[in-house]
RNA sequence: GACCCCAUCGUCUAGAGGCCCAGGACGCAGCUCUCUCAGGGUUGAAACCGGGGUUCGAAUCCCUGUGGGGUCA
Numbered sequence: 001g002a003c004c005c006c007a008u009c010g011u012c013u014a015g016a017g018g019c020c021c022a023g024g025a026c027g028c029a030g031c032u033c034u035c036u037c038a039g040g041g042u043u044g045a046a047a048c049c050g051g052g053g054u055u056c057g058a059a060u061c062c063c064u065g066u067g068g069g070g071u072c073a
Base pairs, nucleotide, nucleotide: 001072002071003070004069005068006067007066010026011025012024013023018056028044029043030042031041032040033039049065050064051063052062053061
C1' cells in the first nucleotide's frame, strides 16, 4: 500500500428492514426469604463507534472516517 472481517449495557453476547424507545447471561442497585453470611426469589438502572445516504421506516442496507483483527505485497 491492496483486499477481507469485526465494532451493540461495566463484561460476554442475540439481532438478517416494521413484531425492538433493543432481548439474554454474569456483574451492579432496591425489596424479600434467612439469626447472619452465603445462596434463593423478585424488581430496576444500564448499550447500537462518528458522519452522510437509501427507505414511509435502519442496530440491520450503501458510502466514508476512526479503532481492532487477518491475508498478501

A computed fold for a 73-nucleotide RNA from Anaeromyxobacter diazotrophicus, annotated as transfer RNA. It matches the Rfam family "tRNA". By type it is a transfer RNA. Taxonomically the source falls in Anaeromyxobacter (Bacteria, Pseudomonadati, Myxococcales, Anaeromyxobacteraceae). The same sequence occurs in records of 3 taxa.